[in-house]
Molecule: SAM riboswitch aptamer (S box leader)
Organism: Microbispora rosea
RNA sequence: UGCUCAUCCAGAGGGGUGGAGGGACCGGCCCUGCGAAGCCCCGGCAACCUCCCCGGUGUCGAACUCGUGCCCACGAGGCCCGGCCGGGACAGGUGCCAAUUCCGGCUCGCGGCCAGGGUGGUCGCGAGCGAAGAUGAGGG
Numbered sequence: 001u002g003c004u005c006a007u008c009c010a011g012a013g014g015g016g017u018g019g020a021g022g023g024a025c026c027g028g029c030c031c032u033g034c035g036a037a038g039c040c041c042c043g044g045c046a047a048c049c050u051c052c053c054c055g056g057u058g059u060c061g062a063a064c065u066c067g068u069g070c071c072c073a074c075g076a077g078g079c080c081c082g083g084c085c086g087g088g089a090c091a092g093g094u095g096c097c098a099a100u101u102c103c104g105g106c107u108c109g110c111g112g113c114c115a116g117g118g119u120g121g122u123c124g125c126g127a128g129c130g131a132a133g134a135u136g137a138g139g140g
């Protein structure tokens, strides 16, 4: 730097330094000299990876057992193993600690308003899981 998959309505802040910005982008709306970003220290949240443990799941995959005379194949059984689901822990690798990813951005539906001509604009509500982004894991 781009690709794939998963998640994004939960949760968790103090001090020092610094001195004007910050919330990715655009529009809105917010935060901020009662001190922004950045950096440092301490603390916390969560459970993606990892580790450990407990429970479930009998087909999801397999070991194994049995049957169809053997092999193959098929069927039946089978939680010992793997997977999956649920629960627990936090030593390690990350991440995170204003507002749902702060809200919207694309498409569709409904309604209001405004224009006119055959549809368009705008506002509100709802749906899709659309775009963009963030984080993790994997591989390039």
Base pairs, nucleotide, nucleotide: 001140003138004137005136006135007134008133013042014041015040016039017038021031022030023029025105026104027103028102043097044096045095048093049092052088053087054086055085056084057083060082061081064077065076066075067074068073101132106128107127108126109125110124111123112122113121114120115119